[in-house]
Background: A computed fold for a 352-nucleotide part of an RNA from a metagenome, annotated as small-subunit ribosomal RNA, central domain.

Context: one part of a larger RNA
């Protein structure tokens, strides 16, 4: 290189946007790069193959044909790929009209609840477990009304229910803003698909300035438990959880499944368009047909089996991206990023 492979054996990059390159739809003609043929020149000897010769035969050797490669040049084919010209609409995008949505950003505002303050009412106890004890509480607590402050969440609705590339997204109200589906089929006329690098985006935890700080709460204190208890339970509790900016760039970032396209029995839920048709005064209903998403069974196929099965792991093409025996080791080294933590890329000796 050729070959196998990635849902769990090892292996899909966390996710997108998009450079290079890589691969493309009908259909006319025209080139003659690929490509495919004839000619020619190139291909030293051995070495291969036939054909003869020499060693008693072979091995081995000698001589002579001949194939193989690789590249010019020369004449030629025109199906296919490309070049170039047109030309088209089934892919793609736009328009035009509907429509669901916790997509996303920013101001605002609501209402329970904890906690804390202040006043009233009350009196020994609360409080917490497996059972305590630490705490709190006669300076008046826990429970109760009232009233105030404040920070974070947003009960039912709520749904194998939506929305998003993914990371995620849940109280209303507005303010700006991305995507998406279905309908028409008016416009553009292949604008396509993947994507090394790049480039942006990315839960929590951390990090940097500054606010803020109710609850929770690493760390730490303290009480229990224990042989012991660096834990698990309990009372306390600081960073931190929140906000703004500015960095980290990991994750069991899971569907442990890359992305697009196509093509392969049903069946039944469910969420949002839509078209036909009926009853209807309407609101609505009922029947039936197609689309988009989301679950559930399941044929055929596929799997080592679980199991997948039109949301494939089935059948098939493009394109990326990985994997190659287990520890050493995602380590050491070097380089790159980062304030730091650390990331990101990445062996070897040795070993079994």
């Nucleotide at each position: 290189c050729u070959g196998g492979g990635c849902g769990u054996a090892a292996a899909g990059g966390g996710c997108g946007u998009g450079u290079a390159g890589g691969c493309g739809g009908a259909u006319u003609g025209c080139c003659a790069a690929g490509u495919c043929g004839g000619g020619u020149a190139u291909g030293a000897a051995a070495g291969c193959u036939c054909c003869u010769g020499g060693c008693u035969a072979a091995a081995c050797u000698a001589g002579g044909a001949g194939a193989g490669g690789u590249u010019g040049c020369u004449c030629g084919a025109a199906a296919c790929u490309g070049a170039c010209a047109g030309u088209c609409u089934a892919g793609a995008g736009u328009g035009c009209g509907a429509u669901a949505g916790a997509g996303g950003a920013g101001u605002g505002u609501g209402g329970a609840a904890u906690u804390c303050c202040g006043c009233g009412u009350g009196u020994a106890g609360u409080g917490g477990u497996g059972a305590a004890a630490u705490g709190c509480g006669u300076a008046g607590a826990u429970a109760u009304g009232c009233g105030g402050a404040g920070g974070a969440a947003c009960a039912c609705c709520a749904g194998u229910g939506g929305c998003g590339a993914a990371g995620g997204c849940g109280g209303c109200a507005c303010u700006c803003u991305g995507g998406g589906u279905c309908g028409c089929a008016a416009c553009u006329g292949a604008c396509g698909c993947u994507g090394a690098g790049a480039c942006g985006c990315g839960a929590a935890a951390g990090c940097a300035u500054g606010g803020g700080u109710a609850g929770c709460g690493a760390a730490c204190g303290g009480g229990a438990u224990u042989a012991g208890a660096a834990a698990c339970c309990c009372c306390g509790g600081u960073a931190g959880u929140c906000c703004a900016u500015g960095c980290c760039g990991u994750a069991a970032a899971c569907g442990a499944u890359g992305u697009g396209c196509a093509c392969u029995a049903g069946a039944u839920g469910u969420u949002c368009g839509u078209g036909g048709u009926c009853c209807g005064a309407a609101a609505g209903g009922g029947c039936u047909g197609g689309g988009a998403g989301u679950g559930u069974c399941g044929c055929a196929g596929c799997a080592a089996a679980c199991g997948c099965g039109a949301u494939a792991a089935g059948u098939g093409c493009a394109c990326c991206g990985c994997c190659u025996g287990g520890g050493g080791a995602g380590u050491a080294c070097g380089g790159u990023c980062g304030c730091a933590a650390g990331g990101c890329u990445a062996a070897a000796a040795c070993u079994c």

About this RNA: The coordinates come from a structure-prediction model, not an experiment, and the mean pLDDT is 87. It matches the Rfam family "Bacterial small subunit ribosomal RNA". Gene Ontology terms of the family: ribosome and structural constituent of ribosome.